[in-house]
RNA sequence: CUUAACAAUGGGCAAACCACUUGAAAGGGUGGGACGCAAAGUUAUGGGUCUUCUUUAAUAACUGAGGAGAUCGCCAGACUGCAGAU
Numbered sequence: 001c002u003u004a005a006c007a008a009u010g011g012g013c014a015a016a017c018c019a020c021u022u023g024a025a026a027g028g029g030u031g032g033g034a035c036g037c038a039a040a041g042u043u044a045u046g047g048g049u050c051u052u053c054u055u056u057a058a059u060a061a062c063u064g065a066g067g068a069g070a071u072c073g074c075c076a077g078a079c080u081g082c083a084g085a086u
Base pairs, nucleotide, nucleotide: 005086006084012037013036017032018031019030020029021028022027035073041079042078043077045076046075047074048071049070050069051068052067054066055065056064057063
């Protein structure tokens, strides 16, 4: 110096819920709030899960298929990152 695991110190993020807002919805944003998180930082690349304004088949309805959207705090991949006792 680099890598892996992982203390301490200094910190960081922010679940549920509430208010406002946005969206067809899932969900997102802002503020409060703290369940937790060593990547709970970024990325929708692969899978999983969720939604259905839209297309199609059938239909009393449900439902199937396609498209579109969402979820990174579901799993994995990729990129990046603070600390330095051991």